[in-house]
The RNA shown here (transfer RNA) has 71 nucleotides and comes from a Saprospiraceae bacterium.

């Protein structure tokens, strides 16, 4: 210069074009002499930007960080 991944909740990962969801962290509660572990509840998210479509995390397309390879 090319060429191929990856980007979703603080953090680790799902979601067949149709209700974005776990685990873990945070806050609150039971429980405890107190804290710890348990165990309820509950708070957060599809990298910007367009663009197909009734409908986009998901498909096209450009930008942007990253990682790997060719050379």
């Nucleotide at each position: 210069a090319c060429g191929g991944g990856a980007u979703u909740a603080g953090u680790u990962c799902a979601a067949u074009g149709g209700c974005a969801g776990a685990a873990u962290a945070g806050c609150g509660g039971u429980c405890u002499c107190c804290a710890a572990a348990a165990c309820c509840g509950u708070u957060g998210a599809u990298g910007g930007g367009a663009g197909u479509u009734c409908g986009a995390a998901u498909c096209u397309c450009u930008c942007a960080u990253u990682c790997c390879g060719u050379g």
The coordinates come from a structure-prediction model, not an experiment, and the mean pLDDT is 85.
The sequence is in RNAcentral, with records from ENA.
Rfam family: tRNA. Rfam classes the family as a transfer RNA.